[in-house]
Bacterial RNase P class A from Patulibacter americanus DSM 16676, 339 nucleotides, folded computationally.
RNA sequence: GGGGCAGGCCACGCAGCCGCGGACGGGCUUGACCCGUUCGAGGAAAGUCCGGACACCGCAGGGCAGGGUGGUCGGGGAGCCGACCCGGGGAAACCCGCGGGACAGUGCCACAGAAAUACACCGCCGAUGGCGCCAGGGGCCUCUACCCCGGCGCACAGGCAAGGUUGAAAUGGUGCGGUAAGAGCGCACCGGCGUCGCGGUGACGCGGCGGCCAGGUAAACCCCACCCGGUGCAAGACCGAGCAGAACCGUCAGUAGGCGGCCCGUCGAGGUUCAGGUAGGUCGCAAUAGAUGGAUGGCUGCGCAACGACAGAAUCCGGCUUACCGGUCUGCUACGGCG
Repeated sequence: GGGGCAGGCCACGCAGCCGCGGACGGGCUUGACCCGUUCGAGGAAAGUCCGGACACCGCAGGGCAGGGUGGUCGGGGAGCCGACCCGGGGAAACCCGCGGGACAGUGCCACAGAAAUACACCGCCGAUGGCGCCAGGGGCCUCUACCCCGGCGCACAGGCAAGGUUGAAAUGGUGCGGUAAGAGCGCACCGGCGUCGCGGUGACGCGGCGGCCAGGUAAACCCCACCCGGUGCAAGACCGAGCAGAACCGUCAGUAGGCGGCCCGUCGAGGUUCAGGUAGGUCGCAAUAGAUGGAUGGCUGCGCAACGACAGAAUCCGGCUUACCGGUCUGCUACGGCG
């Protein structure tokens, strides 16, 4: 220097003018009035995935059912965070992973293929047994029969799973030996499993030994461990017109009652109280945004490599996820150049 990786920060800036909402102060011509001061979106305000506060409902205790989580250790309220392990990617820094169990049991594995948990279609062999042939040898001095041995053939009994074929997947892989042909049948190396030793809190790692070696799927049932009441601020609480309702008093008397206490006068048939609670309102609601569930904007000028992304609060808080033009800082990694 230009690449790569990780983490943090910023999210057009300044000025003027106009506008909107809250709070406070002031004004008068009291009205959703005017003036002034001040404050007024985000890193995600979003998704509502997880949790907490708060509220109401439910609840003796235990179990079943149902749901969730799932490498290990630690923390946590949390499905989150940190470190590590294993697997995958990268030259590295580093990144990614819905990462318990498939010898507890059950199910499923399309198409193709002989066969999908089971097998033998092609193929290889046919040592052994069987059948056939022989002008081979022997029993046997002779012999065409018989018996034994040998050779050749058949592929009948059977043996094999190496090779071919299908497939995502076919009895762990490669090689050598071995065999009638084959096969962990034997051996070497590699992979898996088991076991022992060592290291580690642990997941796990390293080494020795044992041929022990038949798949996948649990986001199929299931098994194991741990966790879990429901609904959400339209929760919920309070005040409360009007109409309807209930109780009591009164009703032709100028009576009860009203005209703020008393008298007169006058008006005079209704009056008083209560419960639930509609419209509506207040709180919930914010220790510096905040509502009527309704403000947070626009124009102009200048600046910029950038012409300014994604987006916008509605109870609050924590975590995660998703969206996003870019800028900037720090650290790390591997190259190249110069001294």
Its Rfam family is "Bacterial RNase P class A". Rfam links the family to the GO terms tRNA processing, ribonuclease P activity and dimeric ribonuclease P complex.